RNA sequence: CUUAUCAAGAGUGACGGAGGGAACAGGCCCUGUGAUGUCCGACAACCUGCCAUGUGGCAAGGUGCCAAAUCCUGCGGUAAAGCCGAUAGAUGAG
Numbered sequence: 001c002u003u004a005u006c007a008a009g010a011g012u013g014a015c016g017g018a019g020g021g022a023a024c025a026g027g028c029c030c031u032g033u034g035a036u037g038u039c040c041g042a043c044a045a046c047c048u049g050c051c052a053u054g055u056g057g058c059a060a061g062g063u064g065c066c067a068a069a070u071c072c073u074g075c076g077g078u079a080a081a082g083c084c085g086a087u088a089g090a091u092g093a094g
């Protein structure tokens, strides 16, 4: 850079000890009933393997992921708090 997906799903565990929810702004939340993080475990099934061969099934090796829609808004269209789209971001494959 191209392309697909982003409203589903996933912990009464161990360690650890203060902030965290990508960045900026505005909101709204989570958190000593222990967050973020690491390990374990779980979830999912993009790549992969096996079977089948109209669409599928099984496994889980490589990734990913496990509060809230990508937590919400921010730019455009529309009468609109809604809906559609764009930008940005995340993840896979190339």
Base pairs, nucleotide, nucleotide: 001094002093003092004091005090006089011040013039014038015037019030020029021028024074025073026072027071041066043064046062047061048059049058050057051056070088075085076084077083078082
This is a predicted structure of a 94-nucleotide RNA (SAM riboswitch aptamer (S box leader)) from uncultured Caproiciproducens sp. Of the family's consensus pairs, 97% are formed in the model. The coordinates come from a structure-prediction model, not an experiment, and the mean pLDDT is 83. Its Rfam family is "SAM riboswitch aptamer (S box leader)". Rfam describes the family as follows. The SAM riboswitch is found upstream of a number of genes which code for proteins involved in methionine or cysteine biosynthesis in Gram-positive bacteria. The source organism's lineage runs through Bacteria, Bacillota, Clostridia, Eubacteriales and Caproiciproducens.